Predicted 3D model of a 689-nucleotide part of an RNA (large-subunit ribosomal RNA, domain II) from a Pseudomonadota bacterium. The RNAcentral record of the full RNA draws on ENA. Its mean pLDDT, the model's own confidence on a scale to 100, is 84. It matches the Rfam family "Bacterial large subunit ribosomal RNA".
Context: one part of a larger RNA
RNA sequence: UCCUGCGAGCUAUCGUGCGUGGCACAGGCUAAGCCUCGUCGGUGGGGCGCAGCCGCAGCGAAAGCGAGUCCAAACAGGGCGACCAGUCACGUGCGGUAGGCACGAAGCCGGGCGAUCAACCCAUGACCAGGCUGAAGCGUGGGUAACACCACGUGGAGGGCCGAACCCGUGAACGUGGAAUAGUUCUGGGAUGAGUCGUGGGUAGCGGUGAAAAGCCAGACGGGCCUCGGUGAUAGCUUGUUCUCCUCGAAAUAGUUUUGGGACUAGCCUCGGCAGUUAACCCGCGGGGGUAGAGCACUGGAUGGAUGCGGGGCAACCCAAUUCCAACCAAACUCCGAAUACCGCGGCGUACCUGCCGGGAGUCAGACGGUAGGGGAUAACCUUUAUCGUCGAGGGGGAAACGGCCCAGAUCGUCGGCUAAGGCCCCAAAGACCGAGCUCAGUCAGAAAGGAUGUGUUCCUGCUCAGACAGCUGGGAGGUUGGCUUAGAAGCAGCCAUCCUUUAAAGAGUGCGUAAUAGCUCACCAGUCGAGCGGGAGUGCGCCCAAGAUUCAGCGGGAGUUAAGCUCGGCGCCGAAGCCACGGGAGAGCCUCUGUCUUCGGACAGAAGCUACGGUAGAGGAGCAUUCCGCCAUAGGCCGAAGUCGUGGCGCAAGCCACGGCGGACGAAGCGGAAGAGAGAAUGCAGGA
Repeated sequence: UCCUGCGAGCUAUCGUGCGUGGCACAGGCUAAGCCUCGUCGGUGGGGCGCAGCCGCAGCGAAAGCGAGUCCAAACAGGGCGACCAGUCACGUGCGGUAGGCACGAAGCCGGGCGAUCAACCCAUGACCAGGCUGAAGCGUGGGUAACACCACGUGGAGGGCCGAACCCGUGAACGUGGAAUAGUUCUGGGAUGAGUCGUGGGUAGCGGUGAAAAGCCAGACGGGCCUCGGUGAUAGCUUGUUCUCCUCGAAAUAGUUUUGGGACUAGCCUCGGCAGUUAACCCGCGGGGGUAGAGCACUGGAUGGAUGCGGGGCAACCCAAUUCCAACCAAACUCCGAAUACCGCGGCGUACCUGCCGGGAGUCAGACGGUAGGGGAUAACCUUUAUCGUCGAGGGGGAAACGGCCCAGAUCGUCGGCUAAGGCCCCAAAGACCGAGCUCAGUCAGAAAGGAUGUGUUCCUGCUCAGACAGCUGGGAGGUUGGCUUAGAAGCAGCCAUCCUUUAAAGAGUGCGUAAUAGCUCACCAGUCGAGCGGGAGUGCGCCCAAGAUUCAGCGGGAGUUAAGCUCGGCGCCGAAGCCACGGGAGAGCCUCUGUCUUCGGACAGAAGCUACGGUAGAGGAGCAUUCCGCCAUAGGCCGAAGUCGUGGCGCAAGCCACGGCGGACGAAGCGGAAGAGAGAAUGCAGGA
């Protein structure tokens, strides 16, 4: 991992709904127990039992009163009643009590087992190389009045000193699936002591032991281990929960919660009953509002001007109340003020919808997108509120792929048709479609500030055949080297001034240059040439800006340039589970018809038409299969049962039937009943491969 088998809402009782049945002109039912009949048996039938239960009357705390009663002074008012049939049994939904759908803790308690490890204690033993220091005491000598005291010697004390064994484990490195489930190496502490070790013994689990760390008590101790019992502990948690078809179909919100991944009530779903034509959309009429916008009349903010109370300054001058003028800003400003939305009434509408009553739920982590806001940074696949949509629970087409975007809501079938979004050169269904323009960047097919004689188009403006713009040829002069300054300053270091003349024109000079001159050049003028040449604004499409990590990698690819790109206009086609066509299905509703029944309201059955049939949690309905039991009842079966393998047929499905092979003794169908009643998942359990 696979195969086979096993494997999860049961039972009792109480309550409450629903279904079916009995009885009921207010009644219904018996319980334990007893009697009796029947059966091979399991067990069944009938009766007695009237104790008791529910109902038939309520109100009040109660006395009590009673279709009323309580509060109260009340004949006031109000509360609860008075109207309304129940009860028993069976089945079933749900709830309570029980293990209560199944499996699953860590744990708590009782009873036992442990001190062969480590803690402490008792008894008895063992061990500590070597070296150092040199206490008291004592001796001798000195010394004293006598002591004291001093010296030398002797002596050998000490939780003394250094340091092996031994005990420990300070620091570091290594080791870290190790050589090792705690080590190795170097380094280090103690080493005659509160020392270390051997053997035997003792203390036991709310207990021991502890130089105390809540340490240790047999490699995880804030209460050991074992698991017989309480015990099916509890698990707001996780996982799993077994056949089919049909109808409807959510929620991820509010309030409360030692509440936040749980719950309760409401909301939203479903089923039943009753009542109704009320709902939604749309139209008309009538409403309130203070948002968007706008405005500055209030509240504040804030700018310029006029005025200039008042103030500052040595001065020039500056600040500035008030009032006025002008232009502005505001979620917590409003003289104003929409669109929508909302409410009411009327109309329209009516397979639906609404209201009330009752049974059953699930939901309480939502996600993204659009819009209006708050938070954040006018960040986030961010967060939060409102509102709408989709997903959730929605398959199909488009967006290359892609829950939340665009189109569109899948009852089933068809080698039929039309369309939506999106597309129509090839991949790949359909236009290399038609007309006009733009783009040269492969822009298309990512991006800003900023930048640029890219190019199309619109507009404004200047010069120009009296010749513009660009190029070429020539001129570009004189007073003068202007004055000053300076070593020099001659157009060209700097300062000041910037005139006049000759002219077609030429600056007291645009730049290069020299030490200063010189030289080159420009402005300006003429000639040549011969038609447009400059400046600015708007706009379309392009360009630069533009750097990333495996490989092109920012059209899905190929490829595409009067397009297969972009803009505008047009015709056609493709394209979905949408729509249409034809055929089928089941069941709900409406309507029509037929039949049966009828308490005359209607109910049931059948047929045609129309509407409707995506679906998770979940509600409701109808069925299939399995085992056993009852009836049929003596079905059938060795001339071959069950089972199994295969083939064919039937049914929407679960499934059913027939035939054949294997098999070798059981065993249906139908109608009813009862359940150990359906497996693929539970790191399920057992066996096997």